[in-house]
A computed fold for an 83-nucleotide RNA from Lachnospiraceae bacterium XBB1006, annotated as transfer RNA. The coordinates come from a structure-prediction model, not an experiment, and the mean pLDDT is 80. The sequence is in RNAcentral, with records from ENA and Rfam. Lineage of the source: Bacteria > Bacillati > Bacillota > Lachnospirales > Lachnospiraceae.
């Protein structure tokens, strides 16, 4: 330099263009326990709000479409191939 792959919550890792985040760990609260562990229930991206709620979120920015994590184009960072 070229050419190809990959970049989702706190970590793992799913998703045919059609709820943005499945399951799994880890966390925080309860139930149980003298106490904890283990099991079991329920929450668990950000930002704002007392709250109901709102806006925004799949490396960045663009762009196609009624609709994009997923098609397209740039650009970044790794990983790998060829010179």
């Nucleotide at each position: 330099g070229c050419u190809g792959g990959c970049g989702u919550g706190g970590c793992g890792g799913a998703a045919u263009g059609g709820c943005a985040g499945a399951c799994g760990c880890a966390c925080c609260a309860g139930a149980c326990u003298c106490a904890a562990a283990a099991u079991c229930u329920g929450g668990c991206g950000a930002u704002g709000g007392c709250g109901a709620c709102a806006u925004c979120g799949u490396a960045u920015g663009g762009g196609u479409u009624c609709a994009a994590g997923u098609c397209c184009c740039a650009u970044u960072g790794c990983c790998a191939g060829c010179a």